[in-house]
Molecule: small-subunit ribosomal RNA
Organism: uncultured endolithic bacterium
RNA sequence: AGAGUUUGAUCAUGGCUCAGAACGAACGCUGGCGGCAGGCUUAACACAUGCAAGUCGAGCGCCCCUCCUUCAGGGUACAGGGAUCGGGGGUCAGGCGUCGGGACGGAAGAACGUUCUUCUUGUCCUGACGCCUGAUCCCUGACGACUGUCCCCUGAUGGAGGGGAGCGGCAGACGGGUGAGUAACGCGUGGGAAUCUACCCAUCCCUACGGAACAACUCCGGGAAACUGGAGCUAAUACCGUAUACGCCCUGGACUUUGGUUUGGGGGAAAGAUUUAUCGGGGAUGGAUGAGCCCGCGUUGGAUUAGCUAGUUGGUGGGGUAAAGGCCUACCAAGGCGACGAUCCAUAGCUGGUCUGAGAGGAUGAUCAGCCACAUUGGGACUGAGACACGGCCCAAACUCCUACGGGAGGCAGCAGUGGGGAAUAUUGGACAAUGGGCGCAAGCCUGAUCCAGCCAUGCCGCGUGAGUGAUGAAGGCCCUAGGGUUGUAAAGCUCUUUCACCGGUGAAGAUAAUGACGGUAACCGGAGAAGAAGCCCCGGCUAACUUCGUGCCAGCAGCCGCGGUAAUACGAAGGGGGCUAGCGUUGUUCGGAAUUACUGGGCGUAAAGCGCGCGUAGGCGGAUGUUUAAGUGAGGGGUGAAAUCCCAGGGCUCAACCCUGGAACUGCCUUUCAUACUGGGCAUCUGGAGUUCGAGAGAGGUGAGUGGAAUUGCGAGUGUAGAGGUGAAAUUCGUAGAUAUUCGCAGGAACACCAGUGGCGAAGGCGGCUCACUGGCUCGAUACUGACGCUGGGGCGCGAAAGCGUGGGGAGCAAACAGGAUUAGAUACCCUGGUAGUCCACGCCGUAAACGAUGGAUGCCAGCCGUUGGCAAGCUUGCUUGUCAGUGGCGCAGUUAACGCAUUAAGCAUCCCGCCUGGGGAGUACGGUCGCAAGAUUAAAACUCAAAGGAAUUGACGGGGGCCCGCACAAGCGGUGGAGCAUGUGGUUUAAUUCGAAGCAACGCGCAGAACCUUACCAGCCCUUGACAUCCCGGUCGCGGGGUCCGGAGACGGAUCCCUUCAGUUCGGCUGGACCGGUGACAGGUGCUGCAUGGCUGUCGUCAGCUCGUGUCGUGAGAUGUUGGGUUAAGUCCCGCAACGAGCGCAACCUUCGCCCCUAGUUGCCAGCCUUCAGUUGGGCACUCUAGGGGAACUGCCGGUGAUAAGCCGCGAGGAAGGUGAAGAUGACGUCAAGUCCUCAUGGCCCUUACGGGCUGGGCUACACACGUGCUACAAUGGUGGUGACAACGGGCAGCUACUCCGCAAGGGGGCGCCAAUCCCAAAAAACCAUCUCAGUUCGGAUUGCACUCUGCAACUCGAGUGCAUGAAGUUGGAAUCGCUAGUAAUCGCGGAUCAGCAUGCCGCGGUGAAUACGUUCCCGGGCCUUGUACACACCGCCCGUCACACCAUGGGAGUUGGUUUUACCCGAAGGCGUUGCGCUAACCCUUGUUCUUCGGAACGGGGGAAGCAGGCGACCACGGUAGGGUCAGCGACUGGGGUGAAGUCGUAACAAGGUAGCCGUAG
Repeated sequence: AGAGUUUGAUCAUGGCUCAGAACGAACGCUGGCGGCAGGCUUAACACAUGCAAGUCGAGCGCCCCUCCUUCAGGGUACAGGGAUCGGGGGUCAGGCGUCGGGACGGAAGAACGUUCUUCUUGUCCUGACGCCUGAUCCCUGACGACUGUCCCCUGAUGGAGGGGAGCGGCAGACGGGUGAGUAACGCGUGGGAAUCUACCCAUCCCUACGGAACAACUCCGGGAAACUGGAGCUAAUACCGUAUACGCCCUGGACUUUGGUUUGGGGGAAAGAUUUAUCGGGGAUGGAUGAGCCCGCGUUGGAUUAGCUAGUUGGUGGGGUAAAGGCCUACCAAGGCGACGAUCCAUAGCUGGUCUGAGAGGAUGAUCAGCCACAUUGGGACUGAGACACGGCCCAAACUCCUACGGGAGGCAGCAGUGGGGAAUAUUGGACAAUGGGCGCAAGCCUGAUCCAGCCAUGCCGCGUGAGUGAUGAAGGCCCUAGGGUUGUAAAGCUCUUUCACCGGUGAAGAUAAUGACGGUAACCGGAGAAGAAGCCCCGGCUAACUUCGUGCCAGCAGCCGCGGUAAUACGAAGGGGGCUAGCGUUGUUCGGAAUUACUGGGCGUAAAGCGCGCGUAGGCGGAUGUUUAAGUGAGGGGUGAAAUCCCAGGGCUCAACCCUGGAACUGCCUUUCAUACUGGGCAUCUGGAGUUCGAGAGAGGUGAGUGGAAUUGCGAGUGUAGAGGUGAAAUUCGUAGAUAUUCGCAGGAACACCAGUGGCGAAGGCGGCUCACUGGCUCGAUACUGACGCUGGGGCGCGAAAGCGUGGGGAGCAAACAGGAUUAGAUACCCUGGUAGUCCACGCCGUAAACGAUGGAUGCCAGCCGUUGGCAAGCUUGCUUGUCAGUGGCGCAGUUAACGCAUUAAGCAUCCCGCCUGGGGAGUACGGUCGCAAGAUUAAAACUCAAAGGAAUUGACGGGGGCCCGCACAAGCGGUGGAGCAUGUGGUUUAAUUCGAAGCAACGCGCAGAACCUUACCAGCCCUUGACAUCCCGGUCGCGGGGUCCGGAGACGGAUCCCUUCAGUUCGGCUGGACCGGUGACAGGUGCUGCAUGGCUGUCGUCAGCUCGUGUCGUGAGAUGUUGGGUUAAGUCCCGCAACGAGCGCAACCUUCGCCCCUAGUUGCCAGCCUUCAGUUGGGCACUCUAGGGGAACUGCCGGUGAUAAGCCGCGAGGAAGGUGAAGAUGACGUCAAGUCCUCAUGGCCCUUACGGGCUGGGCUACACACGUGCUACAAUGGUGGUGACAACGGGCAGCUACUCCGCAAGGGGGCGCCAAUCCCAAAAAACCAUCUCAGUUCGGAUUGCACUCUGCAACUCGAGUGCAUGAAGUUGGAAUCGCUAGUAAUCGCGGAUCAGCAUGCCGCGGUGAAUACGUUCCCGGGCCUUGUACACACCGCCCGUCACACCAUGGGAGUUGGUUUUACCCGAAGGCGUUGCGCUAACCCUUGUUCUUCGGAACGGGGGAAGCAGGCGACCACGGUAGGGUCAGCGACUGGGGUGAAGUCGUAACAAGGUAGCCGUAG
């Protein structure tokens, strides 16, 4: 970086396809190791189970457990001890103390008239308990009273540790997941002001005094459970009050540099713990971090979504928030957004980045990172510094689960995992060792974040599967021309090595002191042994790589073109080769190639593409000079552009992938300073662009009114008579009721001859008699003026042929529809006769055309020449020339274009603006919208389908295109065929077989120059199987071979027998050769198939004049030129001209024959003269004829005319035997027809092998209702018959021709001379001539048939030829049609030959007699050259269109139906916050005249009041839900419309050539 594919080929246009890179991939085949990454793209589907958010006892109380301390009781054991009493228990009395009860008295209070309540300090009575003392009773003790100690148990106090739930604090707003929603300030980027911020940091200050509860707990309940009610007790860093307070908050004043300062009033704090060293708590200010809000710019598609919006836009007051704000509310105003795309619909998380690309771009948003949104669906708030909260709460809905049916529970889009969906995506793993996070003073606890491991070739990177040597180039495979080649140094063998894997040992870093999941991992050392380790795809072109076999349009392949129908490098297999490699292919997707959406970087005359034309709004662009500004622009600075990624330079894992460090970059945005050329803004000036004024000019420019003549038609009248009209020819039609024709008059409508012109005018459509009125534009000349006023123009508005529509007129001619007549296979057409809408006018619609120059508008620039229209100017010759403006044409340079072409009227060079295009078909169609009365117009898709469709030019071919020319092509002639009979070939039919081939010309008397057997290939039957024939091998014989006889048989064949003959060489050997017989296998054999596998040969166009090449030139190229043109010729024959000059194959000539002459030679030929004969018979001769060898001669050479003086042509020209190629033959260019032949021969491949081969007998090829071709004979008098009997040439002859003679009517037969041939024979030539017949089915004609024969042959039945006699058919000149021939020809007459035993009307030759006609090229056929058109190239036997029928596919309409989404109105109103209410309840708090206590301050109790709290009621808001109605999207849908596709269906033939009626466009029928 390109390539394939439209064509016969070419260039260009244009689509489709391929080669590249990439991937979260999947699938197929295969699979050794390691490192680093990655791993539900689908169902934001549903989830079992486990885990993912806790922590703090240095905030607090309680419960449980363990341990310690101290005490009490009990038990057991031990020790002491030895009871003058001790120990234990009961009862009674007294005293003291504590706690009660009752009575009396007293006091206070409240209700209200008598009681109640409370207190009591007074008195009395009484109960209970404890202690002390005394009395008394009982029990017990040497079987040990009592005392002490250890251990165990129980209980209690205090302490330590652990656990549990609870109150409380902090954290559960992070971390982790997902991408449903969102087109948005959501994200990106850059700014901004009206904010908050727990934990953290810094500074300053404070931390005082009190109070009341609620969990836990206890008791009693409810419930299946979840949970929960009541009563009672209690702690705190929980809650509350008071005090104090600043630079805090609220609210006034003053000052002020508007930042603050100052001064009043009001309000607001706190919490403690403890190991005594710390951790806390509160206020204020500042920081850091995080968060909220606002703004500029950027951020997908659709206009078949054009209007949207009522809290909507703004203001004021108020509310609300941390904070600005319609954020909310009341009132006021009527605004706000939108073609620079509002609203609506669809789609979508955004970014850093990723992939691709040279870049600009395009696509994308996995992993990593930033932001956002979400947490089953919808709504809501609470708590909090922070949430409207994934693992919190409430409500509603769906789903799942539990249930005792009353009621409850749940939310993996956390990590694993399950089901499901899917082409598809992993373990219910280990650890907190590291890095982080939460809590804690800390130890620590928690952490599916994270770090690791597991699975998967999913990707990237690295390594290995061995290395060296080794030629008999082994074996095997494959191919083969059979020689060999290849696999291939590949293997084996020999010599080595051990990376990876394996076995054994040592064993890290990651960890600054401890702590290692990974992990006995990485790494290192040792060991054994080439050992354990290669596949996948491809091989027709693109695209690297080829052969064989199988298959036979089958099976199959295919990315595109396309392969496969018997020789497939394209299918399948094999061998070989190519590519990549632990992978390789396929599929999917993206970018690229694609300049195929073109900013970089495309186009629009004809390929797709200029609106039918104008006016003009927005927009875009815009003349000259000066000045100013600095928006664009340029330069410098500053900020930002997160990290990662990409790039560069280093570094670390052995390298790499990967990772680390630094740099650069991030092309952007903001800001600031400077510059001012250009663009923009402001100002001023100018005249060149544009316009105004004045004066002229031309014109089918427009509108209206009037008017004129010619013509057609009609009517009236006249003349006049039988036709007219129409056509290719006719007919319908008109006409004796008087047409057509002709004359006059009248009526009416429409159109305006000549002039008239690539002339004029108009924006286009368009405009044509003349006059008038009104009116638009243009041009020229000239002066002055305005001072950029300009160009283009999306939407918009207007005009807009014809046809068509509406209303009303008008209507002569013409004329859709319609009718009739023709034509035709049909003819709903073309042609003819009629004829209505319409055509005309007025008004109103429609809005389209091949509305075309297929060419948008404007401006400037860039050679000319020749016309023409309208002006002006100058010059003079006064009707010319020149100049100059504005038009309109032709040619042409540069330039341009694919080419054609365009070319100052551009399709050239540039600028500005608009419109339009992006493969063909579907389709300018459907749906939707707009417009229209309708017809319809406009805007305008998709599914599906094809690999093309299309442009220009080239070469051919073709044309019911043109021009020129030729040919027995027509014409002019002569004779035939087609009719008859026969012969022969073919088709068809028949048959056992009728062998096969040939098929328009160019098959058909052809292969076949000759089928009775043979031939013969066909059929029936009988036989053979190495074979009838060839080569090789083995054995045998040399009586091999030849001839004859007999037997069986149809014969082949088989058997017997007789006769003749007795191979060659030799080393003398049955040795070799040869022949024959027998055998085995290789093989023979095949007229079996394929002429579409072939060679060779042949036919045909066509003996037509063509077909090509080299060099040069032209063209981008195919190609052209030459070869065309003007003449001429039989001819591309020759001449001239010419960007061509030459050449080749063809033509011609050279060759053969005939025609004239000469020379040479004379036997078998000849005979002038001599001789001789019946006879060139003989002598002689070679002059002549002739024979056969060699030469000559003819060349338009000569003359005249003509023509360009050429080539040539013309001339009853001359001469000559011959005159214009003298007449014939041979000779057949490049090529065409897949022409013919495999059955002449040769041959590839296939097929058969006791048969598709071979032999034999018989049959068939000879059939016969029929059809065709080619011939023969005739139909008669140009003849028949009979007679006479003259004149040829070519040829042939020994298995032959046969003279002559005899026989026979004859065919022929019997003898037989001569001749191997210029000697002999065939051999008679025939027509000619004479006579006769006299027009008839005949004296024509001879078919057919009968009888009798002849010949050939082994044999004439099927099936030969001939002879004689007899028979005597059709046929009286042939329809349509068709053939041959132009001179020694046609016609006619005979003769010969090949084949052959015999058989010719056929074929090939020979001579005899011997014409007619050709004006000419209009026509038919064929051919040549030039030109033209073409949609053909298999080339007109081409191509191709539409309906119908069948199958399949997608799609529109469709009564309706189902669902989604959205919206309007109304109803309902969960939870919730907000507002409101007072009939409730009370904490703190306040009051208290009561009671009690008092340390006299007060406190407690009681009572009362009381909230923003609790509970309740009400109100508006609001989710879900409901009713009714719209919009929109999608699914299905009987039936229906067209469309597309489909090797061989039907009907026609519309288009392409003048396509047979030129085609096409719009419209109507």